[in-house]
Context: one part of a larger RNA
Molecule: small-subunit ribosomal RNA, central domain
Organism: uncultured bacterium
RNA sequence: CUGGGUGUAAAGGGAGCGCAGGCGGAAGGCUAAGUCUGAUGUGAAAGCCCGGGGCUCAACCCCGGUACUGCAUUGGAAACUGGUCUACUAGAGUGUCGGAGGGGUAAGUGGAAUUCCUAGUGUAGCGGUGAAAUGCGUAGAUAUUAGGAGGAACACCAGUGGCGAAGGCGGCUUACUGGACGAUAACUGACGCUGAGGCUCGAAAGCGUGGGGAGCAAACAGGAUUAGAUACCCUGGUAGUCCACGCCGUAAACGAUGAAUACUAGGUGUCGGAAAGCACAGCUUUUCGGUGCCGCCGCAAACGCAUUAAGUAUUCCACCUGGGGAGUACGUUCGCAAGAAUGAAACUC
Numbered sequence: 001c002u003g004g005g006u007g008u009a010a011a012g013g014g015a016g017c018g019c020a021g022g023c024g025g026a027a028g029g030c031u032a033a034g035u036c037u038g039a040u041g042u043g044a045a046a047g048c049c050c051g052g053g054g055c056u057c058a059a060c061c062c063c064g065g066u067a068c069u070g071c072a073u074u075g076g077a078a079a080c081u082g083g084u085c086u087a088c089u090a091g092a093g094u095g096u097c098g099g100a101g102g103g104g105u106a107a108g109u110g111g112a113a114u115u116c117c118u119a120g121u122g123u124a125g126c127g128g129u130g131a132a133a134u135g136c137g138u139a140g141a142u143a144u145u146a147g148g149a150g151g152a153a154c155a156c157c158a159g160u161g162g163c164g165a166a167g168g169c170g171g172c173u174u175a176c177u178g179g180a181c182g183a184u185a186a187c188u189g190a191c192g193c194u195g196a197g198g199c200u201c202g203a204a205a206g207c208g209u210g211g212g213g214a215g216c217a218a219a220c221a222g223g224a225u226u227a228g229a230u231a232c233c234c235u236g237g238u239a240g241u242c243c244a245c246g247c248c249g250u251a252a253a254c255g256a257u258g259a260a261u262a263c264u265a266g267g268u269g270u271c272g273g274a275a276a277g278c279a280c281a282g283c284u285u286u287u288c289g290g291u292g293c294c295g296c297c298g299c300a301a302a303c304g305c306a307u308u309a310a311g312u313a314u315u316c317c318a319c320c321u322g323g324g325g326a327g328u329a330c331g332u333u334c335g336c337a338a339g340a341a342u343g344a345a346a347c348u349c
Stems, first nucleotide, its partner, number of pairs: 003321004007303002012317001014201004021194003025088001027086005033081002035077008049065006091191001092188003095184004103177007110154001115149007125136002162169002206247006215241002220236004258316006266294013298305002322349003331342004
């Protein structure tokens, strides 16, 4: 390279938007670039292959044929691909009506609890553990009552329930705002799918500047445990956790399963709509869209997957090619740094 693969064996990019590129619905006309076909020219000879012949055979040599799968010119065909014109509505989008939602951003606000402060009551313990001790407390703690301060998180509702592209999102109210879904079928008329580079978003930790700091808590200190204990347990406790702005760009970023479209038995929950029917606080049936479980066909090494496919097919992208060395070295790009991205080889089994 031809291939074969990517849930768990190596392998799906963390996610989206999207330029180029690749691929692309149904009808008719024209064209003839791809495609198919005829002719002509060329494709040197030798060689290869086939059939004969000559050296006693063979190698070798001679003759004839095929072939040289190609290129150019020219005539034709028009199914498919391409181009162009006209026209379509099943894909896609817009409009109208409707309900659902922790989707996002900003501002405001509420109650419970922890901690601290002040005051009252009150007296000797509290706290903690397997057991203790460090620690706190007669300078009045713990407990309890009242008042105040401040920060962070939102019990119940709460649900393999909802929303979001993913990361993720949960007290309440308001403002602004994105998307999906159902019904309708008025409008556009293939406007679509995917997407190398690129751009944007991206948990936690970490970094910079300025705030904030209740609880928790790396580091650190002390007490225990232990042979030791740089741990697990306990008492403290600083960064951090919170806010604003700016970086970082990684995770078992997982469904370890890329995106899109079509098709392929069923059963049963649940969420959001719609329609019809009925014995109408409701129920039944049908249907569209999500989210679960079970289960045929099929697939799979097995486990299992199974209309939310890991089935049957098509399109496009990403990635893999024995283990270690190694996600290392070097170089380059990015970053304040930490580091990230790209990413070998020798050697070895």